[in-house]
RNA sequence: CUCGAUAAAGCCAAACCUGCCGCAAGACAGGGUCGGAAAGCUACGGGUCUUGAAACAAGAUGGCCGAGUUGCCGAAG
Numbered sequence: 001c002u003c004g005a006u007a008a009a010g011c012c013a014a015a016c017c018u019g020c021c022g023c024a025a026g027a028c029a030g031g032g033u034c035g036g037a038a039a040g041c042u043a044c045g046g047g048u049c050u051u052g053a054a055a056c057a058a059g060a061u062g063g064c065c066g067a068g069u070u071g072c073c074g075a076a077g
Stems, first nucleotide, its partner, number of pairs: 003074002011036002016031004021026001034063001040069003044066003047061005
């Protein structure tokens, strides 16, 4: 550097439930544990979703993908 062990130490937490905010998509907190090696962070590009009659409007999603950026551990190669 690549890679990601039937390794070790930790980390995050889908669905669902409760509370709460929002017109909604969804957010947040607690429980929970399907999964995750960036499931850390950033809406820059694409996708998807919501509101709206519609927009080239306003939003949501980083646990859809790409990109950028930071980063724990260290067997084999």

Model confidence (mean pLDDT): 85 of 100. The RNA shown here (c-di-GMP-I-GGC riboswitch aptamer) has 77 nucleotides and comes from Desulfuromonas sp. It was read from a public genome assembly, where an Rfam model found it.